[in-house]
The prediction has a mean pLDDT of 83. This is a predicted structure of a 98-nucleotide RNA (SAM riboswitch aptamer (S box leader)) from a marine sediment metagenome. Of the family's consensus pairs, 94% are formed in the model.
RNA sequence: CUCAUCAAGAGAGGUUGAGGGACCGGCCCGUUGAAACCUCGGCAACCUGAUAGUUUUGGUGCCAAUUCCGGCAGAGCGAAUUCGCUUUGGAAGAUGAG
Repeated sequence: CUCAUCAAGAGAGGUUGAGGGACCGGCCCGUUGAAACCUCGGCAACCUGAUAGUUUUGGUGCCAAUUCCGGCAGAGCGAAUUCGCUUUGGAAGAUGAG
């Protein structure tokens, strides 16, 4: 860079000690311990091998909230300059494979 997917799913300890949810704005989570690291466990998206025939090996990934919501545009509705809500498509991001 290209393609695909993103409304589901998934704990418990130990070390440590204030932050974290990509960014911005919201709104949340956090000393009833954040993030990180370790052990065991789990979920199941992609690729791969095997096949006993649809299970399973391996690699990466993941285990708060729809990718937490919005951030640009179209349509509709409410209001009535603005704005808000619903919906569709994008942008950006994450994961896998090449």
Rfam family: SAM riboswitch aptamer (S box leader). Rfam links the family to the GO term regulation of gene expression.